[in-house]
RNA sequence: GCAGAUGUGGUUCAAUGGCAGAACUUCAGCUUCCCAAGCUGACAACGCGGGUUCGAUUCCCGUCAUCUGCU
Numbered sequence: 001g002c003a004g005a006u007g008u009g010g011u012u013c014a015a016u017g018g019c020a021g022a023a024c025u026u027c028a029g030c031u032u033c034c035c036a037a038g039c040u041g042a043c044a045a046c047g048c049g050g051g052u053u054c055g056a057u058u059c060c061c062g063u064c065a066u067c068u069g070c071u
Stems, first nucleotide, its partner, number of pairs: 001070007010024004018054001026042005047063005
């Protein structure tokens, strides 16, 4: 330099254009003499910028980051 893949809560992962979910973590409460475990609840996210569309995490373009391959 060229080609490709990935990017979603603090972490690991889902989501076939139509309400953004799960587990763990964190916080609060219940339980307990205390702790742990358990139960209930809450908080918090679509890398960034455009485009298409009634509607975009999803499709298109650009860009950034990471990874892989080729030279």
Transfer RNA from a Clostridia bacterium, 71 nucleotides, folded computationally. Lineage of the source: Bacteria > Bacillati > Bacillota > Clostridia. Its Rfam family is "tRNA". By type it is a transfer RNA. The sequence was found in a public genome assembly. Model confidence (mean pLDDT): 81 of 100.